[in-house]
RNA sequence: AAACGAAAAAGCCAAAUCCUGAGUGAUCAGGAGACGGAAAGCCACGGGUCUUUGAAAGACAGCCGGGUUGCCUGC
Numbered sequence: 001a002a003a004c005g006a007a008a009a010a011g012c013c014a015a016a017u018c019c020u021g022a023g024u025g026a027u028c029a030g031g032a033g034a035c036g037g038a039a040a041g042c043c044a045c046g047g048g049u050c051u052u053u054g055a056a057a058g059a060c061a062g063c064c065g066g067g068u069u070g071c072c073u074g075c
Stems, first nucleotide, its partner, number of pairs: 005072001012037002017032006035062001041068003045065003048060005
């Protein structure tokens, strides 16, 4: 340095639900909240699921795979 990993340390994110707002909707944003997460950071490239004004347009990265960036280092 890399790989593996979450044992330690410093931290990080935040499910369901509730309130407010946006959207036809899936869903998204803010606040509370904490089920969980070693990328639960980002990307819609492939598969998948969902929505709609449906032979198309959109949503989901905390569904799986892939790409890419990042903190720590006892074994």